[in-house]
RNA sequence: GGACAUGUAGCUCAACGGUUCAGAGCGUCGGAUUGAAGUCCCGAAGAUGCCAGUUCGAUUCUGGCCAUGUCCA
Numbered sequence: 001g002g003a004c005a006u007g008u009a010g011c012u013c014a015a016c017g018g019u020u021c022a023g024a025g026c027g028u029c030g031g032a033u034u035g036a037a038g039u040c041c042c043g044a045a046g047a048u049g050c051c052a053g054u055u056c057g058a059u060u061c062u063g064g065c066c067a068u069g070u071c072c073a
Stems, first nucleotide, its partner, number of pairs: 001072007010026004018056001028044004049065005
């Protein structure tokens, strides 16, 4: 330098182009319980890498850029 793949909560993963608020587990915080913790229960916060395009509608499709990984040179 080229090709391919991936990029979604703090972490690991879901999500036919459309429904409700992008969900689940773990974690964090608050509450309840306990003498105090742990377990269990209730609740909350927290995310689509960036910029454009297509579309009535984009996490999903297209292009560019960025990052990571693999391969080629």

Transfer RNA from a Myxococcota bacterium, 73 nucleotides, folded computationally. Its mean pLDDT, the model's own confidence on a scale to 100, is 81. The organism belongs to Myxococcota, within Bacteria. It matches the Rfam family "tRNA". It is annotated as a transfer RNA.